Annotation:
This is a predicted structure of a 73-nucleotide RNA (transfer RNA) from Odoribacter sp. AF21-41. It matches the Rfam family "tRNA". Rfam classes the family as a transfer RNA. The sequence is in RNAcentral, with records from ENA.
């Protein structure tokens, strides 16, 4: 330089055929225990990489660009 995939919560990822985003684990109380620890229970937490565009509505779909990775030269 080509091609290609991937980018979503502190981390590691789902999210179907476009319909107002969710799990593990962290983390914060509460319960439980003389104590922590493990166990339950609730809770907070998100500009879906960025800018446009199509749509009544975009995390999905087009276009540019940014940033990682793998293959090619």
């Nucleotide at each position: 330089g080509a091609u290609u995939c991937a980018g979503u919560a502190g981390c590691u990822c789902a999210g179907c055929c476009g319909g107002u985003a969710g799990a593990g684990c962290a983390c914060a109380a509460c319960a439980c225990u003389a104590u922590u620890a493990a166990u339950g229970u609730u809770g907070g937490g998100g500009u879906c990489c960025u800018g446009g565009g199509u749509u009544c509505g975009a995390g999905u779909c087009c276009c540019a660009g940014c940033u990682g990775g793998a293959u090619c030269a």